Predicted 3D model of a 687-nucleotide part of an RNA (large-subunit ribosomal RNA, domain II) from Sporocytophaga sp. It matches the Rfam family "Bacterial large subunit ribosomal RNA". Taxonomically the source falls in Sporocytophaga (Bacteria, Pseudomonadati, Cytophagia, Cytophagales).
[in-house]
Context: one part of a larger RNA
RNA sequence: GCCUACGAGUUACUCCUCACUGGCAAGGUUAAGAUUAUAUAUAAUCGGAGCCGGAGCGAAAGCGAGUCUGAAUAGGGCGUUCAGUCAGUGGGGGUAGACGCGAAACUUUGUGAUCUACCCAUGACCAGGAUGAAGUGCCGGUAACACGGCAUGGAGGUCCGAACCGGUAAACGUUGAAAAGUUUUCGGAUGAGUUGUGGGUAGGGGUGAAAGGCUAAUCAAACUGAGAAAUAGCUCGUACUCCUCGAAAUGUUUUUAGGAACAGCCUUGUGGUCGAGUCUGAAAGAGGUAGAGCUACCAAUAGGACUAGGGGGAGUCAAAUCCUACCAAAUCCUGAUGAACUCCGAAUGCUUUCAGAUAUACACAGGAGUGAGGGCUGGGGUGCUAAGGUCCCAGUCCAAAAGGGAAAGAACCCGGAUCAACAGCUAAGGUCCCCAAAUCUAUUCUAAGUUGAACUAAGGAGGUUCAGCUGCAGAGACAGCCAGGAGGUUUGCUUGGAAGCAGCAAUUCCUUUAAAGAGUGCGUAACAGCUCACUGGUCGAGCGGCAGAGCAUCGAUAAUAAACGGGCAUCAAGAAUAGUACCGAAGCUUUGGGAUUGCAGCAAUGCAAUCGGUAGAGGAGCAUUCCAAACUGCGGCGAAGGCGAAUCGUAAGGUUUGUUGGAGCGUUUGAAAAAGCAAAUGUAGGC
Numbered sequence: 001g002c003c004u005a006c007g008a009g010u011u012a013c014u015c016c017u018c019a020c021u022g023g024c025a026a027g028g029u030u031a032a033g034a035u036u037a038u039a040u041a042u043a044a045u046c047g048g049a050g051c052c053g054g055a056g057c058g059a060a061a062g063c064g065a066g067u068c069u070g071a072a073u074a075g076g077g078c079g080u081u082c083a084g085u086c087a088g089u090g091g092g093g094g095u096a097g098a099c100g101c102g103a104a105a106c107u108u109u110g111u112g113a114u115c116u117a118c119c120c121a122u123g124a125c126c127a128g129g130a131u132g133a134a135g136u137g138c139c140g141g142u143a144a145c146a147c148g149g150c151a152u153g154g155a156g157g158u159c160c161g162a163a164c165c166g167g168u169a170a171a172c173g174u175u176g177a178a179a180a181g182u183u184u185u186c187g188g189a190u191g192a193g194u195u196g197u198g199g200g201u202a203g204g205g206g207u208g209a210a211a212g213g214c215u216a217a218u219c220a221a222a223c224u225g226a227g228a229a230a231u232a233g234c235u236c237g238u239a240c241u242c243c244u245c246g247a248a249a250u251g252u253u254u255u256u257a258g259g260a261a262c263a264g265c266c267u268u269g270u271g272g273u274c275g276a277g278u279c280u281g282a283a284a285g286a287g288g289u290a291g292a293g294c295u296a297c298c299a300a301u302a303g304g305a306c307u308a309g310g311g312g313g314a315g316u317c318a319a320a321u322c323c324u325a326c327c328a329a330a331u332c333c334u335g336a337u338g339a340a341c342u343c344c345g346a347a348u349g350c351u352u353u354c355a356g357a358u359a360u361a362c363a364c365a366g367g368a369g370u371g372a373g374g375g376c377u378g379g380g381g382u383g384c385u386a387a388g389g390u391c392c393c394a395g396u397c398c399a400a401a402a403g404g405g406a407a408a409g410a411a412c413c414c415g416g417a418u419c420a421a422c423a424g425c426u427a428a429g430g431u432c433c434c435c436a437a438a439u440c441u442a443u444u445c446u447a448a449g450u451u452g453a454a455c456u457a458a459g460g461a462g463g464u465u466c467a468g469c470u471g472c473a474g475a476g477a478c479a480g481c482c483a484g485g486a487g488g489u490u491u492g493c494u495u496g497g498a499a500g501c502a503g504c505a506a507u508u509c510c511u512u513u514a515a516a517g518a519g520u521g522c523g524u525a526a527c528a529g530c531u532c533a534c535u536g537g538u539c540g541a542g543c544g545g546c547a548g549a550g551c552a553u554c555g556a557u558a559a560u561a562a563a564c565g566g567g568c569a570u571c572a573a574g575a576a577u578a579g580u581a582c583c584g585a586a587g588c589u590u591u592g593g594g595a596u597u598g599c600a601g602c603a604a605u606g607c608a609a610u611c612g613g614u615a616g617a618g619g620a621g622c623a624u625u626c627c628a629a630a631c632u633g634c635g636g637c638g639a640a641g642g643c644g645a646a647u648c649g650u651a652a653g654g655u656u657u658g659u660u661g662g663a664g665c666g667u668u669u670g671a672a673a674a675a676g677c678a679a680a681u682g683u684a685g686g687c
Stems, first nucleotide, its partner, number of pairs: 001687006011096003015093010027052003033046006056063002066078004099237002102234001106227003110223002117201009126191001128160003131156001135152006164188003169184004203219001205215003240621006250263005264370002266367006277358009291344001292342002298338002302334004307328001309327002311324004373398010403414003418593004423589003429583003432567003438580001440579006451569002459554002463551004468546005480538005486511003491505003517532001521530002594611007622676001624673002627670005633665002641660008
C1' cells in the first nucleotide's frame, strides 16, 4: 500500500419547547397499586393521589376583571377579547461521557536500588621495569652542633607499561553483528584505585566530586491500579440515493479577537394586509461632494507698484535731513494653492407624490450555517499617487461555477451546465501548418525578425515615409574638381618671443579687387607651411533650413537556443485603416425525454415559468438485520453465499439466467434498529 472484518448524533428522564397525527373538550389525564382474562407478558376494568388548563395584579398584606404606583376619580405599567389537555411520532434544547478517537497534566493506593547514585559490613585483585624521600651506618668536618661525601634504606593521590578500569580522536556502523557497538588511537594503572557477595536510603522522596545527573532501554518529578469515558473554545474522522431552495466571512459587545451572544444574510411552515418590495418615467424637495473660485471669509503664496516700520550708508555735538540692487505690515496690479477655506456649485444617490410594469415585501413560529474572506474596476485614507501591502465605500466575480477564449492560470474577456442528438446560428476570440475557419479584398507603412498578446524611460541619431512653413536656383544654385584667397601690416598693447591664430584692446580701419576676416581650424619657440570664409571657371537641376506626425534605431543587463505556445513568416502569416465571408461554447435555436412550481380542470391532461451549487434547511426513496401477520410462498428435481451474462429502473438498487455451492430462504403489509465506510499517521488479521 491493497483486501476482509470492525469502526462515530445513541439511550434514559412525572424535564422544556415546536410541528404533525389521534382521543376527549371548559375541561383533559391518571401514577403507584388492585381485580379479571389469556398465559408470562399484554389487554380490559377499577384506582382522581397528583399535574396542566379555566384570572389577574402586587415585594407583600391583599384586592379582583381588574390590580399596582399614587394625595388623586389623573396619567402610566401589567392584565381583561383569542381552548385546553392526554397519548404517539418527528425537529430542537436541558441533565447525563451525550457524535467518535486523542492530551500534556492532577489526586490517591501500591510496586521498585537484580540497572544506576551514594553509604555500611565482609572478601578479592593490581605482570614487569624506572626513580631513589626520610631514617640509619661509615668517612670527612666542628669546641660541640651544623654541614659535606659514600653506602644502606625503600617513601610517593611518583614515572614507563600489561591485566583491570576508562572512553580522547577518527573511520565504519546508522531497516546495525549491537535500541550506543567494532577497528585503530588514547587516559589512569598503590590509589579520592578496581571488583565479588550480603545489606541500607523511595517519588516533591532518595542519591548526586553537581551534568538537572541517576533512581530497571522511562526522569525539570519513576512505574502500576483507581478517580476516569478527567477536561480539550483545539486537530482529525463521521458510512446509501435522488429532488427543491440556498448562505456568510458584516454590525454591536465580549480576559474578546481561529470561541461566543444578539442582529444581518439562508431554509421550512403559517398568516393576513391588498400593494407595502423592486424597476422605469414625471414632478417636488433636503444637502455642500466633484468641479470651480478666492479685491467673498480663514490660512498659505510668486513677481511688481506704492509706502509705514526696521537694517545699512551719508550727515552731525546731538539732531533734522538725504540715499538704499536690503527685510517688509497695510493698500493696489498680475499670477495662483487648500481634507479640517467657500461668494458659488453639479451628476449620481436619498426622501415624498403620481402614472405604468413586475412579483415581491412584511409578521410570527421551527431549523440552521456564517461572524479568517479574496481578486478586479471606480472613489478615498495610509504607504513612496511602493507592494499579490493595508483600511473603508460602490459594483462585480471567485468563494459555492462547469463550458469557450487568454499557450499553460480561482476570480481578465465571452457565457451561467435538467438529460440526449453524427442538426443549425452566434459571443469572446480567431481563419499558413500544428488547429476548426481567408495564404480574403482595397490602400498604406516597417527592414528592425521590429513585430507576430508581459514590460521600458530620460536622452542620442543625415533610418525612412508623410504633410506644412521658409530660403537659394538656367542671370546656373548645392556637392565635387581647377584657380585665386592680396597690399598698408609683424594693427596696437603685452611679452624672452606674440608675425591672422597664448592673452588684452579697438573706429576689427583703409587700399587693390572677380574675391580675400586686422582672420574658421591645424601647425611653429616665433616665423614658415596646410586650410576655411569669400570669388572666378567647369558641371547642369534641383539644393538648403525650421518646427511637426507615422513606423523603425541605439539606450537594453541573469543564469537552456528558453519571454511569437512551436514550426516558421518580410508588397507578411508584422503594423494601420476600411470591408466581406467563414470557424467558434454545455450561450440561443431545432427534435425528443425527465423533474419542480404555479394556473386551469372532477380527472386524464394542457399551458407557463423554472431545474450550476459549498456550509446549511426541506422533501421523497433504495438496501441490511430481527420481529408479527398474510402469501397456507420457495427449497437435495438444489436455499443462502461466490463467479459470470442478459435485462429493468433517474439513482441507491431490482429481476431472470448459466455455473459453483450444499441447507436453508423469500414476497407483501406493518413494527423495531448494534441499519450502509475510502479516508480518523483508525483497530485486528492476511497478502